[in-house]
Small-subunit ribosomal RNA, 5' domain from an uncultured prokaryote, 524 nucleotides, folded computationally. Rfam family: Bacterial small subunit ribosomal RNA.
Context: one part of a larger RNA
RNA sequence: GAUUGAACGCUGGCGGUAGGCUUAACACAUGCAAGUCGAGCGAGAAAGUACCUUCGGGUGCGAGUAGAGCGGCGGACGGGUGAGUAACGCGUAGGAAUUUACCCAGCAGAGGGGGAUAGCCCGGGGAAACUCGGAUUAAUACCGCAUACACUCUACGGAGGAAAGCAGGGGAUCUUCGGACCUUGCGCUGUUGGAUGAGCCUGCGUGAGAUUAGCUAGUUGGUGAGGUAAAGGCUCACCAAGGCGACGAUCUCUAGCUGGUCUGAGAGGAUGAUCAGCCACACUGGGACUGAGACACGGCCCAGACUCCUACGGGAGGCAGCAGUGGGGAAUAUUGCACAAUGGGCGCAAGCCUGAUGCAGCCAUGCCGCGUGUGUGAAGAAGGCUUUCGGGUUGUAAAGCACUUUCAGCGAGGAGGAAGGCUAAGUAGUUAAUACCUGCUUGGCCCUUACUUUACCUACAGAAUAAGCACUGUCUAACUGCGUGCCAGCAGCCGCGGUAAUACGGAGGGUGCAAGCGUUAAUC
Numbered sequence: 001g002a003u004u005g006a007a008c009g010c011u012g013g014c015g016g017u018a019g020g021c022u023u024a025a026c027a028c029a030u031g032c033a034a035g036u037c038g039a040g041c042g043a044g045a046a047a048g049u050a051c052c053u054u055c056g057g058g059u060g061c062g063a064g065u066a067g068a069g070c071g072g073c074g075g076a077c078g079g080g081u082g083a084g085u086a087a088c089g090c091g092u093a094g095g096a097a098u099u100u101a102c103c104c105a106g107c108a109g110a111g112g113g114g115g116a117u118a119g120c121c122c123g124g125g126g127a128a129a130c131u132c133g134g135a136u137u138a139a140u141a142c143c144g145c146a147u148a149c150a151c152u153c154u155a156c157g158g159a160g161g162a163a164a165g166c167a168g169g170g171g172a173u174c175u176u177c178g179g180a181c182c183u184u185g186c187g188c189u190g191u192u193g194g195a196u197g198a199g200c201c202u203g204c205g206u207g208a209g210a211u212u213a214g215c216u217a218g219u220u221g222g223u224g225a226g227g228u229a230a231a232g233g234c235u236c237a238c239c240a241a242g243g244c245g246a247c248g249a250u251c252u253c254u255a256g257c258u259g260g261u262c263u264g265a266g267a268g269g270a271u272g273a274u275c276a277g278c279c280a281c282a283c284u285g286g287g288a289c290u291g292a293g294a295c296a297c298g299g300c301c302c303a304g305a306c307u308c309c310u311a312c313g314g315g316a317g318g319c320a321g322c323a324g325u326g327g328g329g330a331a332u333a334u335u336g337c338a339c340a341a342u343g344g345g346c347g348c349a350a351g352c353c354u355g356a357u358g359c360a361g362c363c364a365u366g367c368c369g370c371g372u373g374u375g376u377g378a379a380g381a382a383g384g385c386u387u388u389c390g391g392g393u394u395g396u397a398a399a400g401c402a403c404u405u406u407c408a409g410c411g412a413g414g415a416g417g418a419a420g421g422c423u424a425a426g427u428a429g430u431u432a433a434u435a436c437c438u439g440c441u442u443g444g445c446c447c448u449u450a451c452u453u454u455a456c457c458u459a460c461a462g463a464a465u466a467a468g469c470a471c472u473g474u475c476u477a478a479c480u481g482c483g484u485g486c487c488a489g490c491a492g493c494c495g496c497g498g499u500a501a502u503a504c505g506g507a508g509g510g511u512g513c514a515a516g517c518g519u520u521a522a523u524c
Stems, first nucleotide, its partner, number of pairs: 001524004006520005013370006019363002021328001026326003030323003035073003040070002048061005080281003089206007098198002103194007111145001113143002121134005151160003165186006173180002207253003214244003219241008256278004260271004283304005306317004334360001336359003342356001343354004373403004383394004409460001411458001413456001417451001420447002423444001424442006468513005473494001475492001479508002482505002489496002
C1' cells in the first nucleotide's frame, strides 16, 4: 500500500447492489418447511337448511363434499452444516466387471381364473400412546394358469419365467340396457438400444512432526466356495509366507477438497465466507427394512445421554430446514408477504403442495452513485485566536443581494416483470367417423402481480431536511498561544514531559479523508 463474512470508538442524509453466528456439530418453547392422485379402489359423515311428522324421527339439499382407509408416485430431490475424514475423500487423466424409476426410440404382448385384507360394523383391553378378536368388502393391492420373439439356466434333450386397467367419443351388430364391440388418450408386461444419474478400479497431484523407525495374521498372494448390480480377502475353508517402509511406512497433531478468493510485476505466499461442483454428517453409537435409488435430516428397530407426559403399568421427542428462544461470544437479522415469476413433487387437466425460490423488514458490514447548495459579495463587519499593539488570521468565510430545487417531504399519473388458463372458429394428424384427443393459426370474452403507496414521470413549497473523524516533533501533508512542570500524560519506531513542550491537556489555525473517519485483529 492492498485486502476482510470483521469488531470497537466517535459520527451519521438518501439510493442502488451484494453480504450478514467465523464462537457452543450447545440445548431448544411455538408455528410452518412433503405431499399429491376420485381419470386405480371400496366406503362415506356433520353443522345448517326446506318439507313431512305418530314429536321418537323421516326425506331432500348440503354431498358423493369433509375426514379417514387400501393402492400408485414422490418423501434418496430441493434446503442445512463442516463434526468426522490426510482418504481414490477431492482434483485431473484414464479404465472395465455393473446398474439406472421417470424420459426417448424399436420389437413383441396385454388371454383366462382365484383367494384374501384395510376401511366400515360388532365386541374386548389400556390413563394414554395404541392394541386384540369376530363378521363383511373392493382394486392398477396379492397369487396361480395360459402364452414367450427377445430374456435366464442348461447335461444342448430341454427347463424356467409377464401383464391391469382407467377415462373420452361412437356408426353398424349383439345386449341381461350395465355393457360387449370399435377407436383415441393415459397407464400396464417382457426385452433391445439411447439419454441421464449412480456404484467400482487405476496413474499422477493434494498438510505438519523423526523429540514418531520399524509396521502388518485377513495381514500379502494363490486355489475353491459364498456374496454383490458389479471386479476384488468383500467374506469363509485350505495352502504358501508374504506385504509396506528414510523416495518417510506406522504413530501423533491439524484439516472437508476444488473452481476460486486476497495479495504480488511475476514466481510465489495466504486462504477455501457468499456463488458453483464433489464428499461427509443429521442428539451419540450400531443395525437393517422398503425401494430403481437410502443403510434414509423432518422413516423404522436396538442401546446410551438428555428433555417431557403418566393413573407408575408404560409412553413421547430430536431446528447442522425457515423464522424464533436461552446460552456462549468482540460479534452476525423478521416467530414477515406470496406461490405472481423461475424451478420441483403429484395429477389427463384444472389444480394442490413447496420457509426451494421471488420479494419485503433489520444492520454504513462492504462496494458504487448522489446530496448537504450555486453565483455575487470588503465596511476585509462582529466574535474568536494571536500580536512587536501597528497589525495579522479565521476570511468571500458570514451577513446581504440574485438564483436553483437534486435528495428528503407532500399531491397526481404510471410501465415492466404475464408466459399462461378457459372458450369459439379454421386447419393438419389420428380414426370407420365431421366425434374424442393432440399440434398449429386466428378471433373474442373472462381471469391471473407477493413486491406495490414499485421503477419512472410530473405539480407544489422553500436554502429549505442533511458533516464528521483522525492527525498536525521526524518518518508524514499540516503551528501558534495558554495550562501542566519527569507530574498528569503521550507513544507504531526514534522518543516527548524536570518552568517559555510545534510531541502531554484545552483553544485557535492548518492538513488529510469524507457519510464516513480512526483503532484493534488478520493476510500478502